[in-house]
RNA sequence: UGACCGAUGGCUCAGCCUGGUAGAGCAGCCGCUUCACACGCGGAAGAUCGCAGGUUCGAAUCCUGCUCGGUCAA
Numbered sequence: 001u002g003a004c005c006g007a008u009g010g011c012u013c014a015g016c017c018u019g020g021u022a023g024a025g026c027a028g029c030c031g032c033u034u035c036a037c038a039c040g041c042g043g044a045a046g047a048u049c050g051c052a053g054g055u056u057c058g059a060a061u062c063c064u065g066c067u068c069g070g071u072c073a074a
Stems, first nucleotide, its partner, number of pairs: 001073007010026004020057001029043004050066005
């Protein structure tokens, strides 16, 4: 310098190809259960999707640039 992959709740990931307004598990919180804890069960909360633009009625998703991490080539 170039190519490719990745970045989404506190953590690990799905969703992207095929645009329709974000979901799961774990953790934490509340409740039930227990003498109590753990386990189990139920509930609520939590991310506007790495950043900035563009396209569109509508963008996590498509396009462009950039940042960070990883792999490869020179």
Predicted 3D model of a 74-nucleotide RNA (transfer RNA) from Actinomadura barringtoniae. It matches the Rfam family "tRNA". Rfam classes the family as a transfer RNA. The organism belongs to Actinomadura, within Bacteria. Model confidence (mean pLDDT): 85 of 100. The RNAcentral record of the sequence draws on ENA and Rfam.